Model confidence (mean pLDDT): 78 of 100.
A computed fold for a 140-nucleotide RNA from Spirochaeta sp. UBA2779, annotated as FMN riboswitch aptamer (RFN element).
The organism belongs to Spirochaeta, within Bacteria.

RNA sequence: ACGCUUUCUCGAGGGAGGGAUUUCGAUCCCGACCGGCGGUGACAGUCCGCAAUCCAUUCCGGGGCUUAUUUUGUUUCGGUAGGGGGGAUACGGUGCAAUUCCGUAACCGACAGUGUAAGUCUGGAUAGGAGAGAGGGCAA
Numbered sequence: 001a002c003g004c005u006u007u008c009u010c011g012a013g014g015g016a017g018g019g020a021u022u023u024c025g026a027u028c029c030c031g032a033c034c035g036g037c038g039g040u041g042a043c044a045g046u047c048c049g050c051a052a053u054c055c056a057u058u059c060c061g062g063g064g065c066u067u068a069u070u071u072u073g074u075u076u077c078g079g080u081a082g083g084g085g086g087g088a089u090a091c092g093g094u095g096c097a098a099u100u101c102c103g104u105a106a107c108c109g110a111c112a113g114u115g116u117a118a119g120u121c122u123g124g125a126u127a128g129g130a131g132a133g134a135g136g137g138c139a140a
Stems, first nucleotide, its partner, number of pairs: 003138008017030003032120002034109002036050004045107002054084002057081001059079007089105005111123003
């Protein structure tokens, strides 16, 4: 050094402008803008994985109902563990090597709310989080 453990810190961006509607726009229409983390022979929203949101379940704990009480049963909330589900790219060029660079043309984006159908507004979220960095300890 690698490994194990522990503490702390960090850990997501984006509606310019115009139009329709009697009017008002950040959800409609034209157009604009944005791109988490690790990996990959060279830099990735679209390759391989992961995370958040969603679903049912395991185990642990709390509350309600049921009961004279306990048990049982039932329901609900929080935590936990594994699981399920979960979007999108082509062509040309350079090069030993790139779906990652350059050029051109495309495509994708949880849930709830709203004045209509929202990747960009508001909210759960001062949450959670893949992971990144720093310090301490252990072992060798």